Predicted 3D model of an 81-nucleotide RNA (c-di-GMP-I-GGC riboswitch aptamer) from a Gammaproteobacteria bacterium.
[in-house]
């Protein structure tokens, strides 16, 4: 360094409920834990979703998702290999 244990110290928090923001996807806070070894951060590529415009499109413009995948980036611990 790869790797990732019925290890340790800790961390995050799905669904759902309440409050708030947004046309919406969705997001923030509180509660709550399904899960997670990058479930840290970044919309660069792909996917999905929302909005707008359009006669229509597999096309256009804007947006959401990092807990969909790839990629980039930073990081705790150290059994076996």
């Nucleotide at each position: 360094c790869c790797c990732g244990a019925u290890a340790a110290c800790g961390g995050c928090a799905a669904a759902c409920u309440c409050c708030g923001a947004g046309u919406g996807a969705u997001c923030g806070g509180a509660g709550g834990a399904c899960g997670c070894a990058a479930a840290u951060c970044c919309a660069c590529g792909g996917g999905u979703c929302c909005c707008a415009g359009g006669a229509a499109a597999u096309g256009u413009g804007g947006g959401a998702u990092g807990g969909c995948c790839g990629g980039g980036u930073u990081a705790c611990c150290g059994a076996a290999g």

Overview
Its mean pLDDT, the model's own confidence on a scale to 100, is 87. The source organism's lineage runs through Bacteria, Pseudomonadati, Pseudomonadota and Gammaproteobacteria.